A computed fold for a 349-nucleotide part of an RNA from an uncultured Pseudomonadota bacterium, annotated as small-subunit ribosomal RNA, central domain. The full RNA is in RNAcentral, with records from ENA. Model confidence (mean pLDDT): 86 of 100.

[in-house]
Context: one part of a larger RNA
RNA sequence: UUGGGCGUAAAGAGCUCGUAGGCGGUUUCGUAAGUCGGAUGUGAAAACUCCAGGCUCAACUUGGAGACGCCAUUCGAUACUGCGAUGACUUGAGUCCGGUAGGGGAGUGUGGAAUUCCUGGUGUAGCGGUGAAAUGCGCAGAUAUCAGGAGGAACACCGGCGGCGAAGGCGGCACUCUGGGCCGGUACUGACGCUGAGGAGCGAAAGCGUGGGUAGCAAACAGGAUUAGAUACCCUGGUAGUCCACGCCGUAAACGAUGUGUGCUUGACGUUGGCGGGUUUACCCGCCGGUGUCGCAGCUAACGCGAUAAGCACACCGCCUAGGGAGUACGGCCGCAAGGUUAAAACUC
Numbered sequence: 001u002u003g004g005g006c007g008u009a010a011a012g013a014g015c016u017c018g019u020a021g022g023c024g025g026u027u028u029c030g031u032a033a034g035u036c037g038g039a040u041g042u043g044a045a046a047a048c049u050c051c052a053g054g055c056u057c058a059a060c061u062u063g064g065a066g067a068c069g070c071c072a073u074u075c076g077a078u079a080c081u082g083c084g085a086u087g088a089c090u091u092g093a094g095u096c097c098g099g100u101a102g103g104g105g106a107g108u109g110u111g112g113a114a115u116u117c118c119u120g121g122u123g124u125a126g127c128g129g130u131g132a133a134a135u136g137c138g139c140a141g142a143u144a145u146c147a148g149g150a151g152g153a154a155c156a157c158c159g160g161c162g163g164c165g166a167a168g169g170c171g172g173c174a175c176u177c178u179g180g181g182c183c184g185g186u187a188c189u190g191a192c193g194c195u196g197a198g199g200a201g202c203g204a205a206a207g208c209g210u211g212g213g214u215a216g217c218a219a220a221c222a223g224g225a226u227u228a229g230a231u232a233c234c235c236u237g238g239u240a241g242u243c244c245a246c247g248c249c250g251u252a253a254a255c256g257a258u259g260u261g262u263g264c265u266u267g268a269c270g271u272u273g274g275c276g277g278g279u280u281u282a283c284c285c286g287c288c289g290g291u292g293u294c295g296c297a298g299c300u301a302a303c304g305c306g307a308u309a310a311g312c313a314c315a316c317c318g319c320c321u322a323g324g325g326a327g328u329a330c331g332g333c334c335g336c337a338a339g340g341u342u343a344a345a346a347c348u349c
Stems, first nucleotide, its partner, number of pairs: 004320003007303002012317001014202004021195003025089002028085004033081002035077007048066007092192001093189003096185005104178007111155001116150007126137002163170002207248006216242002221237004259316006267294012298305002323348002331342004
């Protein structure tokens, strides 16, 4: 490279947007580049295939014929692809109108429960913690209990294999600004589409920079236990951090370990959003969109998947090629750093 693959064996980029490129619905006409056919030229000899001959046969060899991807010129064909078009179409895509559900995003304000702390009242000897203890707290009055206050963080119930978002993710309440979806209507545009190397943006937690904040929790650290030891598990404390603003980092078992888009292919039962119809309270039926469970065919090494495919196909991208060395070294790029990204080889089995 070809072939084969990527849920779990190696392998889907964390996600989206999008440049080049690749691919692209329907009708008609033209063109004839791709495509297909004819002719001519070229295609040395040897080799190859067939026929005939020569060494006793064969290998070998001699002669003849055939064949020779391709290429060039020329003449045609026009289904498909391309190109061009007065142009045309509406199913793909989008716009518009009317509805609708939602923890989608950003900002501002606000509420109650609880923990902790402070002040005061009541009250007295313990509290706390564990397998059992001890460190710790407490007669300078703790724990418990009542009242008041401060402050930070998180939002019980509702809450749901329920919802929304491209993914990361999103949950008290109200307001302001704002993105997307779905359904119905079919009014409009008329292929405007799909994918997407590079590129750009977003991207949990931890971590970093500057400034704030700090109730609870809690790496590090200290002490008490346990133990042969115990740099742990358990306990008492406790600082970064967790929170906010701005700026970095750019990674995760970023998982459905399953790229995106489109079409097709028996069913059953839930649930959620909308619409239509029948009953008009719950209920039932149908259609469209989402989300689950079980399963036919089919697929799969099996497990399992099974209209939300891992089935049947197409388009485009990414990735894999035995284990270790190694996601490492070196170099490049990025970063304040931590490090990230790109990414080998020797050697070894």